A computed fold for a 79-nucleotide RNA from a Bacillota bacterium, annotated as c-di-GMP-I riboswitch aptamer. It matches the Rfam family "c-di-GMP-I riboswitch aptamer". Rfam's curators write: GEMM was predicted in a large-scale screen for bacterial structured RNA regulatory elements. It was read from a public genome assembly, where an Rfam model found it.

[in-house]
C1' cells in the first nucleotide's frame, strides 16, 4: 500500500404476535411490538418452499429477497 475479519462510533432496519385494510389464497400495506440482522438495503436471474386453477396429468399464473446461491449499491475501518 492491497486483500481478508469486523471492534469503536453514529445510527438503521424490524420476526413472532396483535389491530385494521387488500386479497379465492400464499401474502402485502399501515400502526403497535422487538425474534433477531453487518446489508434483514434492492433486484424474482438460478434453487426451494408456499398459494390459486387444471386435475390422469403435463402445464400455467401468483407469492416467499428475514430459505440459498447470485448480481447490485451503501455507514464506520480498531486490533
Nucleotide at each position: 500500500u492491497c486483500g481478508c475479519c469486523g471492534a469503536c462510533a453514529a445510527g438503521g432496519c424490524a420476526a413472532a404476535c396483535c389491530u385494521g385494510c387488500a386479497g379465492c389464497g400464499a401474502u402485502g400495506c399501515a400502526g403497535g411490538g422487538a425474534c433477531g440482522c453487518a446489508a434483514a438495503g434492492c433486484c424474482a436471474c438460478g434453487g426451494g418452499a408456499c398459494c390459486c386453477c387444471a386435475g390422469c396429468g403435463a402445464g400455467g399464473g401468483g407469492c416467499c429477497a428475514g430459505c440459498c446461491g447470485g448480481g447490485u449499491u451503501g455507514c464506520c475501518g480498531a486490533a